[in-house]
Predicted 3D model of a 1498-nucleotide RNA (small-subunit ribosomal RNA) from Gaiella sp. Its Rfam family is "Bacterial small subunit ribosomal RNA". The coordinates come from a structure-prediction model, not an experiment, and the mean pLDDT is 84. Taxonomically the source falls in Gaiella (Bacteria, Bacillati, Actinomycetota, Gaiellales).

RNA sequence: AACCUGAGAGUUUGAUCCUGGCUCAGAACGAACGCUGGCGGCAUGCCUAACACAUGCAAGUCGAACGGGAUCCAUCUUUCGGGAUGGUGAGAGUGGCGGACGGGUGAGUAACGCGUGGGAACCUGCCCAGUGGUGGGGGAUAACUGCGGGAAACUGCAGCUAAUACCGCAUGAGCCCGAAAGGGGAAAGAUUCAUCGCCAUUGGAGGGGCCCGCGUUCGAUUAGGUAGUUGGUGGGGUAACGGCCUACCAAGCCUACGAUCGAUAGCUGGUCUGAGAGGAUGAUCAGCCACACUGGGACUGAGAUACGGCCCAGACUCCUACGGGAGGCAGCAGUGGGGAAUAUUGGACAAUGGGGGCAACCCUGAUCCAGCAAUGCCGCGUGAGUGAUGAAGGCCUUCGGGUUGUAAAGCUCUUUUGCCAGGGACGAUGAUGACGGUACCUGGAGAAUAAGCCCCGGCUAACUUCGUGCCAGCAGCCGCGGUAAUACGAAGGGGGCAAGCGUUGUUCGGAAUUACUGGGCGUAAAGGGCGCGUAGGCGGCUUGCCAAGUCAGGCGUGAAAUUCCCGGGCUCAACCUGGGGGCUGCGCUUGAUACUGGCUGGCUUGAAUGCGGGAGAGGAUAGUGGAAUUCCCAGUGUAGAGGUGAAAUUCGUAGAUAUUGGGAAGAACACCGGUGGCGAAGGCGGCUAUCUGGCCCGUGAUUGACGCUGAGGCGCGAAAGCGUGGGGAGCAAACAGGAUUAGAUACCCUGGUAGUCCACGCCGUAAACGAUGAAUGCUAGCCGUUGUCAGGCUUGCCUGUCAGUGGCGCAGCUAACGCAUUAAGCAUUCCGCCUGGGGAGUACGGUCGCAAGAUUAAAACUCAAAGGAAUUGACGGGGGCCCGCACAAGCGGUGGAGCAUGUGGUUCAAUUCGAAGCAACGCGAAGAACCUUACCAGCCCUUGACAUGUCCUCUAUGGAUUCCAGAGAUGGAGUCCUUCACUUCGGGUGGGAGGAACACAGGUGCUGCAUGGCUGUCGUCAGCUCGUGUCGUGAGAUGUUGGGUUAAGUCCCGCAACGAGCGCAACCCUCGCCCUUAGUUGCCAUCAUUUAGUUGGGCACUCUAAGGGGACUGCCGGUGAUAAGCCGGAGGAAGGUGGGGAUGACGUCAAGUCCUCAUGGCCCUUACGGGCUGGGCUACACACGUGCUACAAUGGCGGUGACAGAGGGACGCGAAGGCGCGAGCCUUGGCAAAUCUCAAAAAGCCGUCUCAGUUCGGAUUGGGGUCUGCAACUCGACCCCAUGAAGUUGGAAUCGCUAGUAAUCGCAGAUCAGCACGCUGCGGUGAAUACGUUCCCGGGCCUUGUACACACCGCCCGUCACACCACGAAAGUCGGCAACACCCGAAGCCGGUGGGCUAACCCCUCGUGGGAGGCAGCCGUCGAAGGUGGGGUCGAUGAUUGGGGUGAAGUCGUAACAAGGUAGCCGUACCGGAAGGUGCGGCUGGAUCACCUCCUUU
Repeated sequence: AACCUGAGAGUUUGAUCCUGGCUCAGAACGAACGCUGGCGGCAUGCCUAACACAUGCAAGUCGAACGGGAUCCAUCUUUCGGGAUGGUGAGAGUGGCGGACGGGUGAGUAACGCGUGGGAACCUGCCCAGUGGUGGGGGAUAACUGCGGGAAACUGCAGCUAAUACCGCAUGAGCCCGAAAGGGGAAAGAUUCAUCGCCAUUGGAGGGGCCCGCGUUCGAUUAGGUAGUUGGUGGGGUAACGGCCUACCAAGCCUACGAUCGAUAGCUGGUCUGAGAGGAUGAUCAGCCACACUGGGACUGAGAUACGGCCCAGACUCCUACGGGAGGCAGCAGUGGGGAAUAUUGGACAAUGGGGGCAACCCUGAUCCAGCAAUGCCGCGUGAGUGAUGAAGGCCUUCGGGUUGUAAAGCUCUUUUGCCAGGGACGAUGAUGACGGUACCUGGAGAAUAAGCCCCGGCUAACUUCGUGCCAGCAGCCGCGGUAAUACGAAGGGGGCAAGCGUUGUUCGGAAUUACUGGGCGUAAAGGGCGCGUAGGCGGCUUGCCAAGUCAGGCGUGAAAUUCCCGGGCUCAACCUGGGGGCUGCGCUUGAUACUGGCUGGCUUGAAUGCGGGAGAGGAUAGUGGAAUUCCCAGUGUAGAGGUGAAAUUCGUAGAUAUUGGGAAGAACACCGGUGGCGAAGGCGGCUAUCUGGCCCGUGAUUGACGCUGAGGCGCGAAAGCGUGGGGAGCAAACAGGAUUAGAUACCCUGGUAGUCCACGCCGUAAACGAUGAAUGCUAGCCGUUGUCAGGCUUGCCUGUCAGUGGCGCAGCUAACGCAUUAAGCAUUCCGCCUGGGGAGUACGGUCGCAAGAUUAAAACUCAAAGGAAUUGACGGGGGCCCGCACAAGCGGUGGAGCAUGUGGUUCAAUUCGAAGCAACGCGAAGAACCUUACCAGCCCUUGACAUGUCCUCUAUGGAUUCCAGAGAUGGAGUCCUUCACUUCGGGUGGGAGGAACACAGGUGCUGCAUGGCUGUCGUCAGCUCGUGUCGUGAGAUGUUGGGUUAAGUCCCGCAACGAGCGCAACCCUCGCCCUUAGUUGCCAUCAUUUAGUUGGGCACUCUAAGGGGACUGCCGGUGAUAAGCCGGAGGAAGGUGGGGAUGACGUCAAGUCCUCAUGGCCCUUACGGGCUGGGCUACACACGUGCUACAAUGGCGGUGACAGAGGGACGCGAAGGCGCGAGCCUUGGCAAAUCUCAAAAAGCCGUCUCAGUUCGGAUUGGGGUCUGCAACUCGACCCCAUGAAGUUGGAAUCGCUAGUAAUCGCAGAUCAGCACGCUGCGGUGAAUACGUUCCCGGGCCUUGUACACACCGCCCGUCACACCACGAAAGUCGGCAACACCCGAAGCCGGUGGGCUAACCCCUCGUGGGAGGCAGCCGUCGAAGGUGGGGUCGAUGAUUGGGGUGAAGUCGUAACAAGGUAGCCGUACCGGAAGGUGCGGCUGGAUCACCUCCUUU
């Protein structure tokens, strides 16, 4: 000193909080796989087939137990064949000890198997200690020899022989039996003379056997099990207790504290994880058990029911001469097989240990070592310092540079590892070293021999480029990829770890996500439908005793190793090691007695009882009443009634409905009636009677804890439903008909049967709800109401108490909503229940039921969510308020005709492209004959029609024009005119032209879903936000809501808000009045003048164009809160924003535009670029939009000739004049325009026509012209003559407009050579109507519901069809397992018999004797495997079948979410393609002020 130290994140949503699952970051491994791999140390290494095994080895040893003895050596001898003696002593045999240890494996086993702690009825070879003994005999037998059998294994007969082999006898202290007397019972020798043995017995040590308490997995969809079973007695058996066995007797024994059965599993010390409690696990090491090819059995022995022994049966393998034999690696290596996967057929007994032996020694795949493997842990290295031109290369780039990067190279050093050479251990306390010439030490050369793997969207540390284009692919979760991917693949760069790094698998953790520590159940999953009550759990105040629980001390035990602490040893570490601590447990013992418990005595407050009152739809039975409905009879009476949104089916002239009277029947009880009452719940409602349960209040008389809860159990239990028998008025599933509808198996209507009612019996479920179990105590109040009681007085009120029943509300709780003395608060006790969604309250099994079905209750598979509450929006066939030409009231149109124009469609070589509801469609296009032009056909060009740069040549060059080829572009040949600048004069520079090659040009090619800019739209709607503060856990709210008011979030008031910004308004332009200034081209009152403001003159007026004034609810009255404002009035040119314009908040629509422009990326590059000719954009069965002209008399035609405004004009407007019917032409004055000109305004007015397809209408067509233009064929406009179509006011539907507006009339301009019914402007004439806000459409504010948030064009349900997946059922089929009954019955033990055989001992008649005993054989009990049989259970499979799940774009409908268009849901019943519909009862988890409302999808 052995103490303490506990992290979270991603993912449900538009966002939030919560619930809840899924996933990740950590650690670990006997691992495997992928890529890579330098060294060393220490460990570890078939987890699968307890599958099968070739080969070798793994258990022998002892000559000091015994007989015998091959071989060899020596000596002697020899008749050379050999013999003798001595020594050596192989192999085998008898005998002893050991083969029961050591080593392997985990199949079996849920068990006294294991762990822990105890116990008594036992055994124990070798070892230790003690005591005593070791006398005297006998008969065999292997080896060996001979003769046989057999292929072999092996074996038979005969003969010889030894012992520490075997057998008697003697003795026996002690020993055993026995109450005693008495009886029984032993030995072995060897020898080198040290000794080692042997026998009996006592004790010990160590080992083993047996018994018991406690602990030891899951399943109740396993609830009953058991006949030697439980106990006893006698007997047997064992080393020993015991039903261990047997006979008899008794009927017990185990079990809800889980027996039995099934499944799984060796147990433990420990190991991994964890803060711990726990959870998971049981490799290596250690303890125990079990097993040894499978099953059975015994023998021997101290010990086995024996891994390398035996017998039998079975399967398999091998040998065989077919007769018969042999075998058992789960010992060490090794082989095959299985598998993702696990090593050498190595060395040595040197050490440690074991067996045998006196010992030497032998044996030992135990063991010690080595080999293989990055399998793990630990250590080391792959170099260090310096080095900027920041090298080259790579990558990126905004092209400047950045980065790789001091990194490299270079220079200077070092030498770990490895290599070479030399020395060389410890382990051995004498000899002996496999390891091993190893570790280690010294020296040497030389940067030399040595770096990879994964990751870089978030979690999670690390970013760029290219490729790809919902493909290829990634992915642990969320999720990436559909042309700009930090998410795929590659590269560069970066991050992490490192001889490893990742992946996969498994375990714990995080997960408080099974909650003991440490969770919950109103709405998220979860309170049993309700009561009574058994077991159990818990239990008021108090006395004494006990000491079981509890607490304290001591003792024993808790093996070692491991973990932890302090040390020590390998250079460190891993590793090894000493000591300590710990092992949270169990047992024994001593003590304490507060609490719990037990026993005992007492108490009254819990509980119950008594007595006195009381309220009540509490229950049961019997009786009884009136209203209403229906039916029947009769009367009156006549054509309808009924029903609905509207209808029809239906009833009615055979008399309905209506009405009156009478009668019948059944069911239900209006008013009272009430968040009133009663009951445990379900539930209970006219009245009366009888029987009966509970409750409350008062009293405090009695008992004395008698209590609370309650698994099982028992009972009650709405509606529907079932059975039997009644009953049946109304209502009413099913059914029928009528409607509605696309359909309508519905909603609505007319009918209508079960049923609803009664009796008896079942069922046992509901949103059986307060979605809230029961009981007790405590914790602010206020206001109602029901039933008592008490007090007070003013006698109908007040105050209080107890028991109920409601509303609000504090603390507290809650995720919030909310709950709040009737708790969802604070506590205690007991019960029930939950653990992601779906599959599924389903399947199978069990129980119950007549059935319907109820109850109990899974799994495979699948998803990353499913949910609760609240928030902001959006939406509603929700509500309230308000606005808008939104409706209504009006006026005029469109939709019908012809034409114009745009679009769709079709056609075409092309009919270029875009725009698509409003918000595309007379739109881009303010003007397509060529051009435009982007399209098509054909012909051409390729540094290009255009820009910049380099080189070469020539100097500019430009214009006009002729000819040839050609469609032209273009090419070729000419003619004429014109032609550079500065220069140092060689040339160069600048400019220009031509040529060459390359960078590049070019693209109306794609992407408006990569973009900028611009635009449309909601909408000129009144909104959209912020700061600070406050409220809320938060998203958010407040402000911005409310009361008024306004065109307005305009203003006022109020208010936890106070202020502010963008919008509104105002400031700007224009029109309307006035003034000032200024008068030319304008004007003309006055003066003069003229055809004419023409001229003089003037600037008053008009006008022009610059600046001012003016209008502000300022004034008055009313109203309103005295405010804001509103109404009316005055004045005023104008009055409440005076009219009009410009001005468009935050944002929405991935709205529109890459073809205006700009621009990222992609694509084309003799073409997708460029040029040219011609064609097309102008097509035409058709459909739509926008217009024009009409259909006529408010008109046509003719005449007349009055009055505008605003504009344009030089490649122009063009006067006047002339010509032409006209379009127009000729000529030309004037005018860059308040001067000239376009220019005539038109509607108007007057006349005529008189209702017709016309004197309307003008299309179409023929002919002829004019103009523009290079050119009017495709394809222009206009004019003249002729022609004279449809059309007689337009279906459903639909558009515009609220005043100088609609309507109507003309004028001008842009574009433009020409072309206008379009567009943009301008003025002339000039209305009608608005009660009003119910409805349609759009919008604003508040509120409500929501399962929507891509926001109702939303979401979403079920059938059907297709594909795939798992599961259930199924005639059966196949297999496993464990039992049962019977048959057969091996080996073997046991029992019996034993006529055959028989050495030791005994007897005598001494034999071929007899006896005892034994053996073979035979019989029997038990008995493995096997057979037969019927059941059980589990699994596999099975035609077919059932539902379920999943699956970008299938079909049918529309059930649910809004009042979801019939409120929804629960239970039940019937019905229907399907969602579902309807009936009955229930719930609110239903909207709405109320009424009406047939359908309405995505």
Annotation
The RNAcentral record of the sequence draws on ENA and SILVA.